Overview
A computed fold for a 518-nucleotide part of an RNA from a wastewater metagenome, annotated as small-subunit ribosomal RNA, 5' domain. The prediction has a mean pLDDT of 87.
[in-house]
Context: one part of a larger RNA
RNA sequence: GGAUGAACGCUGGCGGCGUGCCUAACACAUGCAAGUCGAGCGGCAACGAGUUCUCACUGAGAUUCUGAAGUUUUCGGAGUUUCUGUGAGAAUGUCGGCGAGCGGCGGACGGCUGAGUAACGCGUGGGAACAUACCCCAAAGUGAGGGAUAACCUUCCGAAAGGAAGGCUAAUACCGCAUAUGGUCUUCGGAUUAAAGGAUUUAUCCGCUUUGGGAAUGGCCUGCGUCGGAUUAGGUAGUUGGUGAGGUAAAGGCUCACCAAGCCGAUGAUCCGUAACUGGUUUGAGAGGAUGACCAGUCAGACUGGAACUGAGACACGGUCCAGACUCCUACGGGAGGCAGCAGUGAGGAAUCUUUCACAAUGGGGGAAACCCUGAUGGAGCAACGCCGCGUGCAGGACGAAGGCCUUCGGGUCGUAAACUGCUUUUAUUUAUGAUGAAUUUGACAGUAAUAAAUGAAUAAGGAUCGGCUAACUACGUGCCAGCAGCCGCGGUCAUACGUAGGAUCCAAGCGUUAUUC
Numbered sequence: 001g002g003a004u005g006a007a008c009g010c011u012g013g014c015g016g017c018g019u020g021c022c023u024a025a026c027a028c029a030u031g032c033a034a035g036u037c038g039a040g041c042g043g044c045a046a047c048g049a050g051u052u053c054u055c056a057c058u059g060a061g062a063u064u065c066u067g068a069a070g071u072u073u074u075c076g077g078a079g080u081u082u083c084u085g086u087g088a089g090a091a092u093g094u095c096g097g098c099g100a101g102c103g104g105c106g107g108a109c110g111g112c113u114g115a116g117u118a119a120c121g122c123g124u125g126g127g128a129a130c131a132u133a134c135c136c137c138a139a140a141g142u143g144a145g146g147g148a149u150a151a152c153c154u155u156c157c158g159a160a161a162g163g164a165a166g167g168c169u170a171a172u173a174c175c176g177c178a179u180a181u182g183g184u185c186u187u188c189g190g191a192u193u194a195a196a197g198g199a200u201u202u203a204u205c206c207g208c209u210u211u212g213g214g215a216a217u218g219g220c221c222u223g224c225g226u227c228g229g230a231u232u233a234g235g236u237a238g239u240u241g242g243u244g245a246g247g248u249a250a251a252g253g254c255u256c257a258c259c260a261a262g263c264c265g266a267u268g269a270u271c272c273g274u275a276a277c278u279g280g281u282u283u284g285a286g287a288g289g290a291u292g293a294c295c296a297g298u299c300a301g302a303c304u305g306g307a308a309c310u311g312a313g314a315c316a317c318g319g320u321c322c323a324g325a326c327u328c329c330u331a332c333g334g335g336a337g338g339c340a341g342c343a344g345u346g347a348g349g350a351a352u353c354u355u356u357c358a359c360a361a362u363g364g365g366g367g368a369a370a371c372c373c374u375g376a377u378g379g380a381g382c383a384a385c386g387c388c389g390c391g392u393g394c395a396g397g398a399c400g401a402a403g404g405c406c407u408u409c410g411g412g413u414c415g416u417a418a419a420c421u422g423c424u425u426u427u428a429u430u431u432a433u434g435a436u437g438a439a440u441u442u443g444a445c446a447g448u449a450a451u452a453a454a455u456g457a458a459u460a461a462g463g464a465u466c467g468g469c470u471a472a473c474u475a476c477g478u479g480c481c482a483g484c485a486g487c488c489g490c491g492g493u494c495a496u497a498c499g500u501a502g503g504a505u506c507c508a509a510g511c512g513u514u515a516u517u518c
Stems, first nucleotide, its partner, number of pairs: 001518004006514005013390006019383002021348001026346003030343003035105003040102002043098002047096003050092008059083011112301003121226007130218003135214008143177001145175002152167006182193004197206003227273003234264003239261008276298004280291004303324005326337004354380001356379003362376001363374004393423004403414004428455006437445001462507005467488003473502005483490002
């Protein structure tokens, strides 16, 4: 001198783009963060519509009895009945839809963190013994049946969480039969192996089963590279290899039985400590050093330890079971929970933000679609935390005003600086118009950005330093005191080094200090 996820001190006008728990992988109140499909199914708790019935009111018509005026007829009262409208109640899954349930797909992605790991974990280059839901291409098929079960109803247990018994019912849930292009096995004779329907404008569309191929993704093996310590020198019995078997999607001591006695190691085994790795970042002329925040790729973890289930895929952050620690509820019998998701709280700390808006865009899940969900994401908020840009005016103005400071008392300096005159309006404030982002509809941001007009120098400068290194000096105070200091060093009565003032220098919405690193 450069750099930083910085902190601290003083100060602080605006905008754009970024960044923001480095410490306790400490504990967490509250809300949200993964659902969706009624075009798979039985249904109908809520809402709306329709239909039927009952009641009340209203209007119109028909008809019976009766009173008054009375020629047909008009007016009034009581009763029966039909229809219209309004309101209330009941019934009805009939329709729109739909709580809970069965079923399908997705909860293995996305998001967070870096505890562990010195390892085929990562990086790079190879390899063979593998798998793949959804997607694409191709071929073949989709026949005829069956028995259950949840929801629901009844009864019961429990404080709750929840559970038990009996009865009914459906499916793209489950099961066997037929068929077998193909697939698998094969002693080449043969054996074995599927399927599901739904919507419909009847055109078709979405599915289902089997097989082959693709795309992309993943599992496995391996050469090389990957921190420090020898005040760690020997380590290893499934250990090293073989045969056979089991297991896996798959090679393999992966596991087991038997056999052999191997295998690793000063080219550092083993042990101990430390650490996620990389693209990169930073510094440097480079070589190299340091580092691994944000962004991107990989790995690992989800209160701690262990285990499997389901599934194409997990040994699964917001799934299950067991054990443990902790917190909460309890009727004391028993239960519930897991922010290293987004906000937020406490604690720790020098230190790190809002319990915000929206699915408008991009992307993801489900769905035929409409659409629903999405703290991913897009935005806004807070913070000079960083980088970049802009401003705090411009020109004229000497009698060098007043005032401050210094003075050899003549003057010098702050200083064209101010006042004063003229001008401008970036910014600011107010008003008006008003986008792009959206394909045709849809805009959270947001009446935002931008544009135009008006007002008026109006709203906007500090910090550090001034002995040498190192740019910048005098006066007063203090008197080895108070203090300064990166190094040398300054201060004991004449201090350019302490403190204050004037002046000056360097940076500037920042300036210094501290920490770390080159």